Context: one part of a larger RNA
Molecule: small-subunit ribosomal RNA, 5' domain
Organism: uncultured bacterium
RNA sequence: GGAUGAACGCUAGCGACAGGCUUAACACAUGCUAGUCGAGGGGCAGCGGGGUAGUGCUUGCACUACUGCCGGCGACCGGCGCACGGGUGAGUAACACGUAUGGAACCUGCCCGCAGCAGGGGGAUAAGCGGAAGAAAUUCCGUCUAAUACCGCGUAACAACGUUGGGAGGCAUCUCCCGAUGUUUAAAGAUUUAUCGGCUGCGGAUGGCCAUGCGGCGCAUUAGCUAGUCGGCGGGGUAACGGCCCACCGAGGCGACGAUGCGUAGGGGUUCUGAGAGGAAGGUCCCCCACACUGGUACUGAGACACGGACCAGACUCCUACGGGAGGCAGCAGCGAGGAAUAUUGGUCAAUGGCCGAGAGGCUGAACCAGCCAAGUCGCGUGAGGGAAGACGGCCCUACGGGUUGUAAACCUCUUUUGUCGGGGAGCAAAGAGAGCCACGUGUGGCUCAUUGAGAGUACCCGAAGAAAAAGCAUCGGCUAACUCCGUGCCAGCAGCCGCGGUAAUACGGAGGAUGCGAGCGUUAUCC
Numbered sequence: 001g002g003a004u005g006a007a008c009g010c011u012a013g014c015g016a017c018a019g020g021c022u023u024a025a026c027a028c029a030u031g032c033u034a035g036u037c038g039a040g041g042g043g044c045a046g047c048g049g050g051g052u053a054g055u056g057c058u059u060g061c062a063c064u065a066c067u068g069c070c071g072g073c074g075a076c077c078g079g080c081g082c083a084c085g086g087g088u089g090a091g092u093a094a095c096a097c098g099u100a101u102g103g104a105a106c107c108u109g110c111c112c113g114c115a116g117c118a119g120g121g122g123g124a125u126a127a128g129c130g131g132a133a134g135a136a137a138u139u140c141c142g143u144c145u146a147a148u149a150c151c152g153c154g155u156a157a158c159a160a161c162g163u164u165g166g167g168a169g170g171c172a173u174c175u176c177c178c179g180a181u182g183u184u185u186a187a188a189g190a191u192u193u194a195u196c197g198g199c200u201g202c203g204g205a206u207g208g209c210c211a212u213g214c215g216g217c218g219c220a221u222u223a224g225c226u227a228g229u230c231g232g233c234g235g236g237g238u239a240a241c242g243g244c245c246c247a248c249c250g251a252g253g254c255g256a257c258g259a260u261g262c263g264u265a266g267g268g269g270u271u272c273u274g275a276g277a278g279g280a281a282g283g284u285c286c287c288c289c290a291c292a293c294u295g296g297u298a299c300u301g302a303g304a305c306a307c308g309g310a311c312c313a314g315a316c317u318c319c320u321a322c323g324g325g326a327g328g329c330a331g332c333a334g335c336g337a338g339g340a341a342u343a344u345u346g347g348u349c350a351a352u353g354g355c356c357g358a359g360a361g362g363c364u365g366a367a368c369c370a371g372c373c374a375a376g377u378c379g380c381g382u383g384a385g386g387g388a389a390g391a392c393g394g395c396c397c398u399a400c401g402g403g404u405u406g407u408a409a410a411c412c413u414c415u416u417u418u419g420u421c422g423g424g425g426a427g428c429a430a431a432g433a434g435a436g437c438c439a440c441g442u443g444u445g446g447c448u449c450a451u452u453g454a455g456a457g458u459a460c461c462c463g464a465a466g467a468a469a470a471a472g473c474a475u476c477g478g479c480u481a482a483c484u485c486c487g488u489g490c491c492a493g494c495a496g497c498c499g500c501g502g503u504a505a506u507a508c509g510g511a512g513g514a515u516g517c518g519a520g521c522g523u524u525a526u527c528c
Base pairs, nucleotide, nucleotide: 001528002527003526004525006524007523008522009521010520013380014379015378016377017376019373020372021338026336028334030333031332032331035080036079037078040077041076043073044072047071048070049069050067051066052065053064054063055062056061087291088290089289097215098214099213100212101211102210103209106208107207111204112203113202114201115200116199117198119153121151122150128143129142130141131140132139133138159184160183161182162181163180164179165178166177167176168175169174189196190195217263218262219261224254225253226252229251230250231249232248234246235245236244266288267287268286269285270281271280272279273278293314294313295312296311297310316327317326318325319324344370346369347368348367352366353364354363355362356361383414384413385412386411393405394404395403396402397401418469420464421463422462423461424460428455434449435448436447437446438445439444440443472517473516474515475514476513477498478497479496483512484511485510486509487508493500494499
């Protein structure tokens, strides 16, 4: 000198863009953060409509009861989603990450393409109804019922597995193609008749999993480490390879090219600095990993060993009728605590995206916006031109005078950015779906019409009045740009280093003046 997720002191007009718990992965009140589908199902708690009967009766309203008949729909069964998105960096020195390969050792829901198929049955169960236990959480018993829930039967292969014949290829185990034969295995309907779904197989795409070479840290005042340890045969397990696990057999494996141990740490793209080589950092944004009160475990599922799922143990908090229960903000806000220090218990799904749905649509603290904060970068302003009696006042001096503040002010002319007031007023909106028409040809495309904005009457534009409402901070001995007076008298104090102060202090405190930067300036901390 540059830089910062900064803090502190003094000061402060506006805007745009970006940023905002670096500390306690400390504990959390409250609200919200993952639902959706009635075009899968039985139904009808609530709402609206209809029907039947009755009552009050003002003859056309109100009330009551029944009725799922219709729009819809709480809870329930079922499907898909909840493994994404969002947060944090505790752990991890590791194939975790980066890069480059391999998988003749693998999986992949939804999506796309191709081929084929969907015949005929059965038994339950939730909700409901009846009852019981309990303070509650909740649980149990009986009985009824449905399905795209569940289970047999039939059919089925280019599918899987076994036996077997032939051929081609390779990288050890092998891989691929053609054929014969045996075994095993499937489905679901809805409907407004437009369609949407279901099952099997092959291929693709996407996403994942595994293995390997190389790379990126401190200590040798850490030198030896290791028994599932290293390898083999056989098995189990897995989507798959493998001591991943197991039985048996062998005695190996790693290490000064730094094993093992200890300490520290999420990794990368990148960021800061530097002429570069390097050095330092990893906040915001993107990719990957890990974690979700602490430890462990599996279930479901295409995918989890699952932040707002389950079970067990532990610590903590809460409820309790003392028998027993409930909870997990490192989601968004917010509270306490810690700290030098870090924001609103805001608005909207309008856009972009996600999930569900045929769609309309629903949900979405993702996202988009708004609020707070000079915490950063950039831009603009606080006026411009003229104006010498060089005014008054201040300060200084060699003091009837001069210097300086200083064109500075007053005064004259002008402008109006920003701010104030008034008027107008966006873009972000494209689609989808609705209605009508047309084309191909049977669900697609095109045209027209109407509809949809949280931000927000915001940005922006026009007009009006009016210099009006807008400058500070640090420094002035040398380094280092900028000097005099007064006070103080080794005191009070200053200080980054050298050093100032003991009676003429350009170094302390004040004043005048000057210098630097400027809505900021200085100090502190850290890095180069």